The RNA shown here (small-subunit ribosomal RNA) has 1521 nucleotides and comes from a Pseudomonadota bacterium. It matches the Rfam family "Bacterial small subunit ribosomal RNA". Rfam links the family to the GO terms ribosome and structural constituent of ribosome.
[in-house]
RNA sequence: ACAAUGGAGAGUUUGAUCCUGGCUCAGGAUGAACGCUAGCGGCAGGCCUAAUACAUGCAAGUCGAGGGGUAACGGGUGUAGCAAUACAUGCCGACGACCGGCGAACGGGUGCGUAACACGUAUGGAAUCUGCCCCCAACACGGGGAUAGCCCUCGGAAACGAGGAUUAAUACCCGAUAGGAUAAGAUGAGGCAUCUUAUUUUAUUGAAAGCUGAGGCGGUUGGGGAUGAUCAUGCGUCCGAUUAGCUAGUUGGUGAGGUAAUGGCUCACCAAGGCGACGAUCGGUAGGGGUUCUGAGAGGAAGAUCCCCCACACGGAUACUGAGACACGGAUCCGACUCCUACGGGAGGCAGCAGUAAGGAAUAUUGGACAAUGCCCGGAAGGGUGAUCCAGCCAUGCCGCGUGCAGGAAGAAGGCCCUAUGGGUUGUAAACUGCUUUUGCAGUAGAGAAAACCCUCCGACGUGUUUGGAGGUUGCUAGUAUACUGUGAAUAAGCAUCGGCUAACUUCGUGCCAGCAGCCGCGGUAAGACGAAGGAUGCGAGCGUUAUCCGGAUUUACUGGGUUUAAAGGGUGCGUAGGCGGAUGUAUAAGUCAGUGGUUAAAGGUCAUGGCUUAACCAUGGUAUGGCCAUUGAUACUGUAUGUCUGGAGUACAAGAGACGUAUGUGGAAUAUGACAUGUAGCGGUGAAAUGCAUAGAUAUGUCAUAGAACACCGAUUGCGAAGGCAGCAUACGAUUUUGUAACUGACGCUGAGGCACGAAAGCGUGGGGAUCAAACAGGAUUAGAUACCCUGGUAGUCCACGCUGUAAACGAUGAACACUUGCUGUUGGUUAAAGAGAUAUCAGUGGCAAAGCGAAAGCGAUAAGUGUUCCACCUGGGGAGUACGCCGGCAACGGUGAAACUCAAAGGAAUUGACGGGGGCCCGCACAAGCGGAGGAGCAUGUGGUUUAAUUCGAUGGUACGCGAGGAACCUUACCAGGGCUUGAAAGUUAGGGAAUAACGCUGAAAGGUGUUAGCCAGCAAUGGCCCGAAACUAGGUGCUGCAUGGCUGUCGUCAGCUCGUGCCGUGAGGUGUUUGGUUAAGUCCAGCAACGAGCGCAACCCCUACUGCCAGUUGCCAUCAUUAAGUUGGGGACUCUGGCGGAACUGCUCCGGUAACGGAGAGGAAGGUGGGGAUGACGUCAAGUCAUCACGGCCCUUACGUCCUGGGCUACACACGUGCUACAAUGGCCACUACAGAGGGAACCGAAGUGGUAACACGGAGGGAAUCGAUAAAAGUGGUCACAGUUCGGAUUGGGGUCUGCAACUCGACCUCAUGAAGCUGGAUUCGCUAGUAAUCGCGCAUCAGCCACGGCGCGGUGAAUACGUUCCCGGGCCUUGUACACACCGCCCGUCAAGCCAUGAAAGCCGGGGGUAUCUGAAGUCGGUUGCUGCAAGGCGCUGCCUAGGAUAAAACCGGUGAUUGGGGCUAAGUCGUAACAAGGUAGCCGUACCGGAAGGUGCGGCUGGAAUACCUCCUUU
Repeated sequence: ACAAUGGAGAGUUUGAUCCUGGCUCAGGAUGAACGCUAGCGGCAGGCCUAAUACAUGCAAGUCGAGGGGUAACGGGUGUAGCAAUACAUGCCGACGACCGGCGAACGGGUGCGUAACACGUAUGGAAUCUGCCCCCAACACGGGGAUAGCCCUCGGAAACGAGGAUUAAUACCCGAUAGGAUAAGAUGAGGCAUCUUAUUUUAUUGAAAGCUGAGGCGGUUGGGGAUGAUCAUGCGUCCGAUUAGCUAGUUGGUGAGGUAAUGGCUCACCAAGGCGACGAUCGGUAGGGGUUCUGAGAGGAAGAUCCCCCACACGGAUACUGAGACACGGAUCCGACUCCUACGGGAGGCAGCAGUAAGGAAUAUUGGACAAUGCCCGGAAGGGUGAUCCAGCCAUGCCGCGUGCAGGAAGAAGGCCCUAUGGGUUGUAAACUGCUUUUGCAGUAGAGAAAACCCUCCGACGUGUUUGGAGGUUGCUAGUAUACUGUGAAUAAGCAUCGGCUAACUUCGUGCCAGCAGCCGCGGUAAGACGAAGGAUGCGAGCGUUAUCCGGAUUUACUGGGUUUAAAGGGUGCGUAGGCGGAUGUAUAAGUCAGUGGUUAAAGGUCAUGGCUUAACCAUGGUAUGGCCAUUGAUACUGUAUGUCUGGAGUACAAGAGACGUAUGUGGAAUAUGACAUGUAGCGGUGAAAUGCAUAGAUAUGUCAUAGAACACCGAUUGCGAAGGCAGCAUACGAUUUUGUAACUGACGCUGAGGCACGAAAGCGUGGGGAUCAAACAGGAUUAGAUACCCUGGUAGUCCACGCUGUAAACGAUGAACACUUGCUGUUGGUUAAAGAGAUAUCAGUGGCAAAGCGAAAGCGAUAAGUGUUCCACCUGGGGAGUACGCCGGCAACGGUGAAACUCAAAGGAAUUGACGGGGGCCCGCACAAGCGGAGGAGCAUGUGGUUUAAUUCGAUGGUACGCGAGGAACCUUACCAGGGCUUGAAAGUUAGGGAAUAACGCUGAAAGGUGUUAGCCAGCAAUGGCCCGAAACUAGGUGCUGCAUGGCUGUCGUCAGCUCGUGCCGUGAGGUGUUUGGUUAAGUCCAGCAACGAGCGCAACCCCUACUGCCAGUUGCCAUCAUUAAGUUGGGGACUCUGGCGGAACUGCUCCGGUAACGGAGAGGAAGGUGGGGAUGACGUCAAGUCAUCACGGCCCUUACGUCCUGGGCUACACACGUGCUACAAUGGCCACUACAGAGGGAACCGAAGUGGUAACACGGAGGGAAUCGAUAAAAGUGGUCACAGUUCGGAUUGGGGUCUGCAACUCGACCUCAUGAAGCUGGAUUCGCUAGUAAUCGCGCAUCAGCCACGGCGCGGUGAAUACGUUCCCGGGCCUUGUACACACCGCCCGUCAAGCCAUGAAAGCCGGGGGUAUCUGAAGUCGGUUGCUGCAAGGCGCUGCCUAGGAUAAAACCGGUGAUUGGGGCUAAGUCGUAACAAGGUAGCCGUACCGGAAGGUGCGGCUGGAAUACCUCCUUU
């Protein structure tokens, strides 16, 4: 410099992710409506519904300069009268009605109809018309008879009409004149076929009107122009194919008629055409355009106001008049409706402006003026004009203005919130001070829009109804706009929202209620989501809501999408139309490109400038994209025409390949059956069985025979075919394909809507065949059932021929064709090739793995899902539904085509992390197994459930509640029940007041309590303090609720080995990696490897006890030596035991073997050996696990009670069920006698010795002991005796009697002793529990709680002291890896169908009702046209009659559409209905597709197919080393 001015997203599927995909939101717009609110002005707009019905008024008149005239008004004149007044008079101004002219076809309204040359655009008319207006040429002579009005008569309710007489015209008629008008011909010229034009000839037909103010205005003929109208054509112009065929004036021709004019426009005759998949016909919907809204654009939607065109005027038909109409405010007729009526007849048409009713969510005044702009009439003045200009109503929209401005912190009061002596916020907001005055109100002044026409005057020349100038006249709006003065912050703010999207947050109320919600979703007692308040945000005279359109939505994709798995490739081929098409010339110029011209009305849009104070609004000028037409040029590409070529395609020849097809023949094995033989008791079948077969001889074995079907081995990711599909062998016929040669043709090609053909299995028809197998069916099992899975049978069928069906997961879930693009490695058939082998190269197939690239990912990757081209098919959220209806096909089954209402906010794909699996692999654990002892049976104890009760307080409830909270319920505890009491309270604190405290005695009462008497008088100098009583007040109290509001604590998985992080790397991402792999370990313990390298919480270790030992110490412990004693009793001793403090010791340290190492195995030494044994220690987390009754705590609730005191009762009940224990059932024992050996722990309201009494519990007693000092028989064991297998010398329950002890008190409800009693029970069903060594088992001892004790419980202590483990298949639990998943509240998951209930929409249905359109027949008004012998007129003609056609009416049969319909079919939706369990894991029979049969239902089974099946083994192939 040129070009450009323009494009945003979010929420919602999931545990999370990416994608697909729908739904929803943010924006703009409106002739809007509704809700709340409202100060002013400007400019716009205002029945979208009932083209429904309309009261009333107005909306089209005008001209006396066309006419006859004179009803009303005014004037003049005359007569009468004083006058008022009356009468007369068209005389004048004027003018009702009438004749005549022009207008009324414009303007105004509406959008019914119309899918059409209606509209838009561009052409053509050589097939056209055009009043008024403009220009040119010519002309206007002479006659005539009527008619309305007026007058008279008559009919009628009215509307209106009949008759008679008379009269005029710019009304009507006749004659004359007439050319360049009209028709035909000839010649010349031109053109576009018909034709046009010039000259000429002939023929035919036709003109006229006057008025006047004397200026003019009109009249007739012809030509031209302008304007308007009309006709024809190209292109454009909605949806439906579940509308596929339509058409008889239909298509064309000839002739005629008709028209302004072409034309089947109409008619006669002739021909048989015309339209249609490039959508005819039919059905539905709709006025079209300029434009408007939206959008970046392309598009999409709309057609209000304004402009153009069309159509219509109560519904329909018809013509008349006229330049123009088939006529909104004209006519005739038919119909519906309304009104008047004297019942005989009449009248009417607001989709003009107002207005009314109705309808509706909804849309205005029965206003003013012709002043302006236009239109009509007129010579003009002027008249008319609901056109128009104005005003009124309405926030309906757009635009503008205002409701004040500045200062002002005690940050006032009040409100609201909080962690509340205080802070925050409302908030400079208010008050207060100063200032301003738009607007409002009052007052004063007050425009422009007006210039013309017309009148008067003046000027100019070209002397004209010429032109210029001056003056006069005219304003509905409107005393409006505007200006000035006064007044005084004075008159003026709301609406919606505040969970996310989306700007804006708290409190209270409510408690899945009330309600909100555009989507997601809020609300079940702590709601930022409901309602209210405070505060905040947004917009603002408006704000929200609703409705509709575009946008966002690239979600119909031309710009600009897709189809392996998300919706979507037709089952396959051949091929018609169509689309697309190799190389190279020439011509042409249709497409294409460029220039020019015309057009695309104005308004609108846009740019510039200007006018209203600004803006909206308006004006002037410019301009744009694009369309159509014409014309000139260009020729690369496409097309067309015509040559040439060989590469695409095909042909020929040669050589190969194969489970390619059809037909015929043929073979062996197996199976079944039959016959015979051998042979004897079973066979068969299953998880186990049974049905079945068999002594009438099966099964088994042998021989022979018969039959049908299928073809082992070869055989393979092999081969062939278009797909379906094709497999013994042989023959015949047919087809295909590959390679080679490069001989021939010369683009002959690709794709392919319709169409045609082929098309597994099942199924159907006819006829055969029938061995096997086998839907249905039968029986047997299994099971809760079993219409199944398993078994025994078994029919269609399976096979053949002919015919039909036409579908499959007909799949590579991948349409066909062509070209291009980096490698490796198998395999089949050729060529290279010459006999073979190998290598190489190459062509055609068929596999695997990778690069780039693509993809949401998985994956694809020369056989593309890569990069491109061409053509076809298909998709557009899920369900309803591949259903209904209709149509087509089929014998049927059914196939093809293929919706809607309604309903949901998802449905889906791929991948990720978990969890789960009646998936897999590896591993661990008293998990199983191997063992020992128990439980489950008995009695009792104890806990729980249930039941009962006034109460049996509450909690704990699979594992992980149930001898649990409770480590101790007679009262108390105690929380429960009954009754009796108290209310600042049973306890604690503060403040007044009174009193010492305290002690004793009464009455009453069950006690608590109530009430009374007496004694007593603290410390201190004092103030006051301690203690007691008591009023008021502030505080209380609650074992009331919520463990799902919480803290803390605890259980469980689990003492399992796991759980994570930083950085890096991989992946779009969730995530992964690390933590996987190979070893190893008790262990994510360690080692090796590795895109990982490190780290943290866990593991282990550190701590305690125990086992060995050294040193130190030596009392209350110990005693070898010495002394002493009844006795370690005492002296003495520290050696030993022991006590308790500090140390040592064990670490795979050493040796051997294996191993890279870690480590494993073995051995030695050692008290102990591979974490020596035990304890404490519990990762991230899970179970809304448990506990509001240990405690604490939020919220809620009670307050003369849900608080508190007391007495009594209850927690101890008892048909029953369960858990945990004790004691037993006996001889490995019971009983009796005797004799040994511990450890730990406790003891002062305590342990308690000796001694005495008692059978004993115990009592008396009190030494000693705050403890290595005192107190306590350890028992089992051992020795001896007895009992001999029994309900016993086992067992001890139960019951009776008598006692002891604790305690205020043992009735409910204590323990113990003693005498007596002497129950069940003889080893325990299904099932189930504990334990791997000082363990189990067994034996006793101690302690806590505690007055006592229901303790057989719990927690500890020691004594005696085993058995077994092959092993990991199975059960349970757990860890790691992997796999599938439709689960994620995570398998206690998800989920399917029938049935039952409610609601909703819809299909069918005997019928019934309605609608529009068509057909046929009959009838047929007005009216045009045609005919006409009657009547009439001088005539033109008219009347009458009649023919064709038609609106309308009637009838008939059928088709189509809609409504309704007893009943009936399925479908959808709906917290907790019934039956089963089909699917998701190998879903427990893998699932699914097609088909057939069967079954309450999901479904089952047969046949064929698919992998979108898990697991396992084998084979083959590939990759890496």